RNA sequence: UCACGAAAGGGCAAACCCGCUGUGAAGCGGGGACGCAAAGCCAGGGGUCUUCGAAGCCUGAUUUUUGGGCGAGGAGACGGCCUAGCUGCCGAAG
Numbered sequence: 001u002c003a004c005g006a007a008a009g010g011g012c013a014a015a016c017c018c019g020c021u022g023u024g025a026a027g028c029g030g031g032g033a034c035g036c037a038a039a040g041c042c043a044g045g046g047g048u049c050u051u052c053g054a055a056g057c058c059u060g061a062u063u064u065u066u067g068g069g070c071g072a073g074g075a076g077a078c079g080g081c082c083u084a085g086c087u088g089c090c091g092a093a094g
Base pairs, nucleotide, nucleotide: 002094004091005090011036012035016031017030018029019028020027021026034080040086041085044083045082046081047078048077049076050075051074052073056070057069058068059067060066061065
C1' cells in the first nucleotide's frame, strides 16, 4: 500500500416509551439497544412513502350537489432500501 474485518479502545443507535414540532411522511431531545466498519457527509440517479392536485375518467349516495378512487404535474420525507460522489479510526492473519 492492497485486500480484509480478527483483537482492543472508542463511536453510532432499530423497534418501543415519553416530550416538543409538522396536515402528513417524518424530524429533534430524553430513555432504550435490534443491529452497524462508514448506520460519517451528500436527496445527483433509482425506489418507497407523505401532501397538494389541472383536464379527464371510474364509482357510492343523491337529483344536482356531495363522498371515495385513478390522475399529468408541484412541494416534501427517508442516507438504517440500492447506487453515484466526498471524507475517515484501528490494525491480527494474508

The RNA shown here (c-di-GMP-I-GGC riboswitch aptamer) has 94 nucleotides and comes from an Actinomycetota bacterium. Lineage of the source: Bacteria > Bacillati > Actinomycetota.